[in-house]
RNA sequence: GCCGGUUUAGCUCAGUUGGCAGAGCGCUCGCCUUGUAAGCGAAGGAGAGGGGAUCGAAGCCCCUAACCGGCU
Numbered sequence: 001g002c003c004g005g006u007u008u009a010g011c012u013c014a015g016u017u018g019g020c021a022g023a024g025c026g027c028u029c030g031c032c033u034u035g036u037a038a039g040c041g042a043a044g045g046a047g048a049g050g051g052g053a054u055c056g057a058a059g060c061c062c063c064u065a066a067c068c069g070g071c072u
Base pairs, nucleotide, nucleotide: 001071002070003069004068005067006066007065010025011024012023013022019055028042029041030040031039048064049063050062051061052060
C1' cells in the first nucleotide's frame, strides 16, 4: 500500500427482507430474611464519528477513526 471482518447498555453479545432498540451478568432501589447470601420485582443506561438516499436506517451508499486477520 491492497483486501476482508468487527464497532449496539459498565461487560459479553442478539437484533433474519429497512418499520416500537433487546437479553444475560453487573450497578442502584424495593420485597423477602433476625441479618447476609440466594431468590423475586422495578428503575436507570447504548447504535464508533460525519454526510447522503428514503415517509422511515443499528441494517443501504459515501467519507473518517479504532481494533483484528490476510496479501505484497